[in-house]
Context: one part of a larger RNA
RNA sequence: CUGGGCGUAAAGGGAGCGUAGGCGGAUGUUUAAGUCGGAUGUUUAAAACCGGGGCCCAACCCCGGAGCGGCAUCCGAAACUGGGCAUCUUGAAUAGGUCAGAGGCUAGUGGAAUUGGAGGUGUAGCGGUGGAAUGCGUAGAGAUCUCCAAGAACACCCAUUGCGAAGGCAGCUAGCUGGGACCAUAUUGACGCUGAGGCUCGAAAGCAUGGGGAGCAAACAGGAUUAGAUACCCUGGUAGUCCAUGCCGUAAACGAUGAACACUAGGUUUUGGGCUCGUCAACGGUCCAGAGCCGCAGCUAACGCGUUAAGUGUUCCGCCUGGGGAAUACGGUCGCAAGACUGAAACUC
Numbered sequence: 001c002u003g004g005g006c007g008u009a010a011a012g013g014g015a016g017c018g019u020a021g022g023c024g025g026a027u028g029u030u031u032a033a034g035u036c037g038g039a040u041g042u043u044u045a046a047a048a049c050c051g052g053g054g055c056c057c058a059a060c061c062c063c064g065g066a067g068c069g070g071c072a073u074c075c076g077a078a079a080c081u082g083g084g085c086a087u088c089u090u091g092a093a094u095a096g097g098u099c100a101g102a103g104g105c106u107a108g109u110g111g112a113a114u115u116g117g118a119g120g121u122g123u124a125g126c127g128g129u130g131g132a133a134u135g136c137g138u139a140g141a142g143a144u145c146u147c148c149a150a151g152a153a154c155a156c157c158c159a160u161u162g163c164g165a166a167g168g169c170a171g172c173u174a175g176c177u178g179g180g181a182c183c184a185u186a187u188u189g190a191c192g193c194u195g196a197g198g199c200u201c202g203a204a205a206g207c208a209u210g211g212g213g214a215g216c217a218a219a220c221a222g223g224a225u226u227a228g229a230u231a232c233c234c235u236g237g238u239a240g241u242c243c244a245u246g247c248c249g250u251a252a253a254c255g256a257u258g259a260a261c262a263c264u265a266g267g268u269u270u271u272g273g274g275c276u277c278g279u280c281a282a283c284g285g286u287c288c289a290g291a292g293c294c295g296c297a298g299c300u301a302a303c304g305c306g307u308u309a310a311g312u313g314u315u316c317c318g319c320c321u322g323g324g325g326a327a328u329a330c331g332g333u334c335g336c337a338a339g340a341c342u343g344a345a346a347c348u349c
Base pairs, nucleotide, nucleotide: 004320005319006318007303008302012317014201015200016199017198021194022193023192025088026087027086028085029084030083031082033081034080035077036076037075038074039073040072041071042070043069049065050064051063052062053061054060091191092188093187094186095185096183097182098181099180103177104176105175106174107173108172109171110154114150115149116148117147118146119145120144121143125136126135162169163168206247207246208245209244210243211242215241216240220236221235222234223233258316259315260314261313262312263311266294267293268292269291270290271289272288273287274286275285276284278283298305299304322349323348324347331342332341333340334339
């Protein structure tokens, strides 16, 4: 050096783009770096191995021989890997047509509800709970009608649906814009896969500045409950939640399952597209691309997974190596801070 693993036992990076690197389709030809064969040289001696000899034997000692392997040079082989050249179309991409979608950004706009304000009607309660009380109300509440204002979220449609790389995305309209699927040809001709560093995106909470503030609501106050109640319940209520700009960079960021490709029974439901005509409306058959459920083989410690694999293989990356100490300390990098990332040891079981 060669090992075993990563759904739930320790272990998939939160996600994407992509640098170096690693790996890479078909055919022909060439080269000969890797690879393979041969030859020569070298690889001190001793030891070890084989043959022989000397001490009575042995240990020990002496002589001779043969290597394996390594390295160098030369000659040769050309299947595979690599390099060069040429060609190809299946991988990949582009052009054309059609299509679905809560994909993103910006602007505008709508109704219901809530709260507040003004006015009318009207009178003694309202609210809240397991029951109450705090609270609100004769200075006219609650209820009800009309009008006005504000902010936030979009009932039904809505789905076991769809879209997006992930985070995530839902009233309506317009503009700008990313990605995807299907169809039939054409074009380029391996242009591909992965991806250490790097860069970008990244829920909620939090931070900075300036707005906004209806409802909700950490903190906080009060009322209850209770042995106590720094809670659960109730009445209030500030940050925050919303907007703009800039930070933060975390999560049970989960499918607790990295990406890509190929292969390996089926059944059933569903979304988008094509073809078909089978009693062309619904429906059915079939081909792609997604999204679910069940299940064969196989896998698995079991649970379960099972063409959306956790099956069978290949390539590349990330990660694990007993529990605690330790989401730590120290150092470093980043951050306004909060803190994030990287990340031990003593000791202990």
Small-subunit ribosomal RNA, central domain from a metagenome, 349 nucleotides, folded computationally.
Its mean pLDDT, the model's own confidence on a scale to 100, is 87.